[in-house]
């Protein structure tokens, strides 16, 4: 130094659900721990979702949101048997 990720070793993250608090909402903040070796950063393509808005038998346009634990890219990074 590269790969690889182990029933290692230290740190780390936080599903479902519950409560309070913010949001019109989707969702977030705080509990919580099923799982996570990028379950770090980032909404740039893609999908999902909310809210308006136009339209339609359905669909489906458009603007503003959210979701990085749905995924592509793009970026930093702890250890580390072998």
């Nucleotide at each position: 130094a590269a790969a690889u990720g182990a029933c290692a070793a230290a740190g780390g993250c936080a599903a479902a659900c519950u409560u309070u608090g913010u949001g019109u909402a989707a969702a977030c903040c705080a509990g919580g721990a099923g799982g996570c070796a990028a379950a770090g950063c980032c909404a740039c393509g893609g999908g999902u979702c909310u809210u308006c808005u136009a339209u339609u038998g359905a669909a489906u346009u458009g603007a503003a949101g959210a979701u990085a634990g749905c995924u592509g890219a793009g970026u930093u990074a702890c250890c580390u048997g072998u």
Notes
The RNA shown here (c-di-GMP-I riboswitch aptamer) has 82 nucleotides and comes from Desulfosporosinus acidiphilus. Of the family's consensus pairs, 88% are formed in the model. Its mean pLDDT, the model's own confidence on a scale to 100, is 84. Its Rfam family is "c-di-GMP-I riboswitch aptamer". Gene Ontology term of the family: cyclic-di-GMP binding.